[in-house]
c-di-GMP-I riboswitch aptamer from uncultured Rubrobacter sp., 75 nucleotides, folded computationally.
Taxonomically the source falls in Rubrobacter (Bacteria, Rubrobacteria, Rubrobacterales, Rubrobacteraceae).
The sequence is in RNAcentral, with records from MGnify.
Rfam family: c-di-GMP-I riboswitch aptamer. Rfam links the family to the GO term cyclic-di-GMP binding.
The coordinates come from a structure-prediction model, not an experiment, and the mean pLDDT is 85.
RNA sequence: AAAGGGCAAACCCGCUGCGAGGCGGGGGCGCAAAGCCUACGGGCCUCACCCAAGAGAGGUGGCCGGGCUGCCGAA
Numbered sequence: 001a002a003a004g005g006g007c008a009a010a011c012c013c014g015c016u017g018c019g020a021g022g023c024g025g026g027g028g029c030g031c032a033a034a035g036c037c038u039a040c041g042g043g044c045c046u047c048a049c050c051c052a053a054g055a056g057a058g059g060u061g062g063c064c065g066g067g068c069u070g071c072c073g074a075a
Base pairs, nucleotide, nucleotide: 006031007030011026012025013024014023015022016021029062035068036067037066040065041064042063043060044059045058046057047056
């Protein structure tokens, strides 16, 4: 550079959660790890119980660092 492919953003529908969000179907913005891990560090987002802050609890791995694993190939 290819080959076989893989995942699936926004949005729509259904279900679910207080919420961020999650699950399924459709749909493809993109991704060479957009495979897995928050029980390692940060960022951002959410939180019913009177309000705010702190703390706490949660969410996001398609926000990153980091860890582990992985297809093909010049290699």